[in-house]
Predicted 3D model of RNase P RNA and transfer RNA as a complex of 475 nucleotides. Its mean pLDDT, the model's own confidence on a scale to 100, is 76.

RNA sequence: GAGUUGGCUGGGCGGUCGCGUCGGCGGGAAACCGCUGCCGAGGAACGUCCGGGCUCCACAGAGCAGGGUGGUUGUUAACGGCAACCCGGGGUGACCCGCGGGAAAGUGCCACAGAAAACAGACCGCCGCGACGCUGGUUUCGGCCGCGGGCGCGGUAAGGGUGAAACGGUGGGGUAAGAGCCCACCAGCGCCUCGGGUGACCGGGGCGGCUUGGUAAACCCCACCCGGAGCAAGGUCAAGAGGGUCGCGGCUCCGGUCGUGGCCUGCGCAGACGUUUGAGGGCUGCUCGCCCGAGUCUGCGGGUAGACCGCUAGAGCCUGCCGGCGACGGUAGGCCGAGAUGGAUGACCGCCACGCGGGCUUCGGCCCGUUUGACAGAACCCGGCGUACAGGCCAGCUCGU
RNA sequence: CGGGGCGUAGCGCAGCCUGGUAGCGCACCACAAUGGGGUUGUGGGGGUCGGAGGUUCAAAUCCUCUCGCCCCGA
Numbered sequence: 001g002a003g004u005u006g007g008c009u010g011g012g013c014g015g016u017c018g019c020g021u022c023g024g025c026g027g028g029a030a031a032c033c034g035c036u037g038c039c040g041a042g043g044a045a046c047g048u049c050c051g052g053g054c055u056c057c058a059c060a061g062a063g064c065a066g067g068g069u070g071g072u073u074g075u076u077a078a079c080g081g082c083a084a085c086c087c088g089g090g091g092u093g094a095c096c097c098g099c100g101g102g103a104a105a106g107u108g109c110c111a112c113a114g115a116a117a118a119c120a121g122a123c124c125g126c127c128g129c130g131a132c133g134c135u136g137g138u139u140u141c142g143g144c145c146g147c148g149g150g151c152g153c154g155g156u157a158a159g160g161g162u163g164a165a166a167c168g169g170u171g172g173g174g175u176a177a178g179a180g181c182c183c184a185c186c187a188g189c190g191c192c193u194c195g196g197g198u199g200a201c202c203g204g205g206g207c208g209g210c211u212u213g214g215u216a217a218a219c220c221c222c223a224c225c226c227g228g229a230g231c232a233a234g235g236u237c238a239a240g241a242g243g244g245u246c247g248c249g250g251c252u253c254c255g256g257u258c259g260u261g262g263c264c265u266g267c268g269c270a271g272a273c274g275u276u277u278g279a280g281g282g283c284u285g286c287u288c289g290c291c292c293g294a295g296u297c298u299g300c301g302g303g304u305a306g307a308c309c310g311c312u313a314g315a316g317c318c319u320g321c322c323g324g325c326g327a328c329g330g331u332a333g334g335c336c337g338a339g340a341u342g343g344a345u346g347a348c349c350g351c352c353a354c355g356c357g358g359g360c361u362u363c364g365g366c367c368c369g370u371u372u373g374a375c376a377g378a379a380c381c382c383g384g385c386g387u388a389c390a391g392g393c394c395a396g397c398u399c400g401u
Numbered sequence: 402c403g404g405g406g407c408g409u410a411g412c413g414c415a416g417c418c419u420g421g422u423a424g425c426g427c428a429c430c431a432c433a434a435u436g437g438g439g440u441u442g443u444g445g446g447g448g449u450c451g452g453a454g455g456u457u458c459a460a461a462u463c464c465u466c467u468c469g470c471c472c473c474g475a
Base pairs, nucleotide, nucleotide: 001399002398003397004396005395006394007393008392009391011352012351013350014349015348016347017346019040020039022037023036024035025034026033027032042375046386047385049384050383051382052381053380054230055229056228057227061288062287063286064285066226067225068224069223070222071085072084073083074082075081086100087098088097089096090095101221102220106219107218108215109214110213123160124159125156126155127154128153129152130151135146136145137144138143168186169185170184171183172182173181187211189208190207191206192205193204194203195202196201234309235308236307237306242265243264244263245262246261247260248259249258250257251256267301268300269299270298271297272296273295280292281291282290316335317334318333319332320331321330322329323328354373355370356369357368358367359366360365402474403473404472405471406470407469408468411427412426413425414424421458429445430444431443432442433441434440451467452466453465454464455463
């Protein structure tokens, strides 16, 4: 100088006014008001991508379907997270990246180009044989030898070009031409075996057939995991549209109707299904099983739109020690750090630090100006992941000089 | 706060499940028919599929993250 990895931080002090929950004191019948005290956004509170707690549905059941995960060993309440290691790929290196099981269980797909795209087959080419035609040489005129052309039958896959991908590579032998057809070496696969490792796997030896594309973030197979819904979960109280019944009173055509009060219930109308021969429900499909069950569903109309619990002390935070490479676990001591519900956490002023802009400089700094200079903001709570982020700080390691 | 869906040409949509040249209608441009316009006919242009990364020979399509919009829920 260049790079790489990990971690921390996300302004501070003071003053004035204000807001929210809670506590205390005072006033008030209560609502509430006044004074005072404590606390009052984040590393991501965000996205809602996973996992768990909690609540209800049955104590959370069975099978199929469906969904998810996917190297190994650990870690954890759990996970698709994290740690260490293995394998593959990238980088000179520190280090980084990987949904990283199975393609000789099966099915599907592989556009265009190319002869052929997956049981291999054969377009050009190469080779053999056959008949035909043309033709050359020779002849004892019977033939023999040779050349090229197309045709038929057969052999072959070395060469050709296409493509993302073409059924091992190189060399030699072999052959009519060729080919793992044979041999040597190399690569790969399968089986057996020895050693190391908890394991993924690594290293070595032997044998075999000589070689069996890619795609599973296509269906699928294998192993493991998953019941559903979500704090607007769920619970308690109040209120209310009305309805029923009883008492009293008014009016009365004596059928009722109106008003008022008490009690019970919690709405009215219409339709469908149903009450032990069971409707309907038990919050993703099907079958079974179990449970609840006298109402349920649909449409139309109407009412309430409040309060409280859940709610924040928790797999909690800090410090020390111990175990572990580490994620993490154990233990001792200390601490309490928001709880709103139309939704508080704000505004202004002064000073300072960092940064930025400008000026001066004796290059050490000094002066002036600016004043939050990013992302963003709780809403049941945690553990992760992912994403956004002005600026600042610390540490380890690598390469080059 | 919780749950679900959509994004493809100027506008409205298909294609995505099952990967292989991105299409339809309206609109736009040119030409023809008309004296001119409308209308009709013929021909044509225009999109890299909201953005980024990955899987694959190949991605609008499959997977992950992200941005924007819409709907539902006492």
It holds a member of the Rfam family "Bacterial RNase P class A". Gene Ontology terms of the family: ribonuclease P activity, tRNA processing and dimeric ribonuclease P complex.